Predicted 3D model of a 346-nucleotide part of an RNA (small-subunit ribosomal RNA, central domain) from an uncultured bacterium.
[in-house]
Context: one part of a larger RNA
RNA sequence: CUGGGUGUAAAGGGUACGUAGGCGGUAUAUCAAGUCAGAUGUGAAAGCCCGAGGCUCAACCUCGGGACUGCAUUUGAAACUAGUAAACUAGAGUACAGGAGAGGAAAGUGGAAUUCCUAGUGUAGCGGUGAAAUGCGUAGAUAUUAGGAGGAACACCAGUGGCGAAGGCGGCUUUCUGGACUGUAACUGACGCUGAGGUACGAAAGCGUGGGGAGCGAACAGGAUUAGAUACCCUGGUAGUCCACGCCGUAAACGAUGAAUGCUAGGUGUCGGGAGUCAAAUUUCGGUGCCGCAGUUAACGCAAUAAGCAUUCCACCUGGGGAGUACGAUCGCAAGAUUGAAACUC
Numbered sequence: 001c002u003g004g005g006u007g008u009a010a011a012g013g014g015u016a017c018g019u020a021g022g023c024g025g026u027a028u029a030u031c032a033a034g035u036c037a038g039a040u041g042u043g044a045a046a047g048c049c050c051g052a053g054g055c056u057c058a059a060c061c062u063c064g065g066g067a068c069u070g071c072a073u074u075u076g077a078a079a080c081u082a083g084u085a086a087a088c089u090a091g092a093g094u095a096c097a098g099g100a101g102a103g104g105a106a107a108g109u110g111g112a113a114u115u116c117c118u119a120g121u122g123u124a125g126c127g128g129u130g131a132a133a134u135g136c137g138u139a140g141a142u143a144u145u146a147g148g149a150g151g152a153a154c155a156c157c158a159g160u161g162g163c164g165a166a167g168g169c170g171g172c173u174u175u176c177u178g179g180a181c182u183g184u185a186a187c188u189g190a191c192g193c194u195g196a197g198g199u200a201c202g203a204a205a206g207c208g209u210g211g212g213g214a215g216c217g218a219a220c221a222g223g224a225u226u227a228g229a230u231a232c233c234c235u236g237g238u239a240g241u242c243c244a245c246g247c248c249g250u251a252a253a254c255g256a257u258g259a260a261u262g263c264u265a266g267g268u269g270u271c272g273g274g275a276g277u278c279a280a281a282u283u284u285c286g287g288u289g290c291c292g293c294a295g296u297u298a299a300c301g302c303a304a305u306a307a308g309c310a311u312u313c314c315a316c317c318u319g320g321g322g323a324g325u326a327c328g329a330u331c332g333c334a335a336g337a338u339u340g341a342a343a344c345u346c
Base pairs, nucleotide, nucleotide: 003318004317005316006315007300008299012314014201015200016199017198021194022193023192025088026087028085029084030083033081034080035077036076037075038074039073040072041071042070048066049065050064051063052062053061054060091191092188093187094186095184096183097182098181103177104176105175106174107173108172109171110154115149116148117147118146119145120144121143125136126135162169163168206247207246208245209244210243211242215241216240220236221235222234223233258313259312260311261310262309263308266291267290268289269288270287271286272285273284274283275282295302296301319346320345321344328339329338330337331336
């Protein structure tokens, strides 16, 4: 390489859009590039394979046949693939009518709570722990009442509920805006699937500039604990956490399960629609869970939301360590990211 694989043994790209490429629905006609059949030429000899023969055998040599799976030319076939022409509607999309949703962006706004400030009441403690101490407090704390400031997050509702491609999204209102679903079957007529490169998005932490800073809180300081305690516990506390703009581009980015299409017993919840009905029963489409048959699996388990049966396309794996390291290259302000070996060793 081939092959075999990728939930947990090595292995699915973090996610989407999309270029090239690969693959592609139904029926008709045509063409003959692929495909198939025949013929001719060529495919040097030696070698190879088979059968004979010659050296006393063998190696070796000689002869005959085969093979040389290929290429070119030519004559045909027309099922399939490709091309061309003109069609179709079951895929895909559009239109119209609906209801659902923490989908996204911006602006405004609300209450509870923490902290701080001011004032009142009030007096000796408060706080914290396994127990303490550091800390705060007679310059009046903690507690309590009233007023004010400021930032951040949104209790209950709340649900293996919903939405989103993923990351993710949760007070309320308004504006702008994306997608999905159901129904009708009016329109287009294969316009589709996948997708190397590429582009966009992408938690947290981190970085740059400027704001903001209530609570929490790496670092740091102190108090404890301990043999020690650069920790766990406690008192403080800076960056950060928040906002705007720009970077970074990684995560156990997980369903550890790529995307798409079709097929293959059932049962039972739930969410959004439809048909049906007085209400139901029942039924249908799309999501989201549990159980379970066939099948599958090394087992665990999966089981119409497949890890079953098939097809298409992409990505990835090929013993452990060395190592996601070195070197080079690209990107980045940096941190670093991406790509990614070998020696050696078991």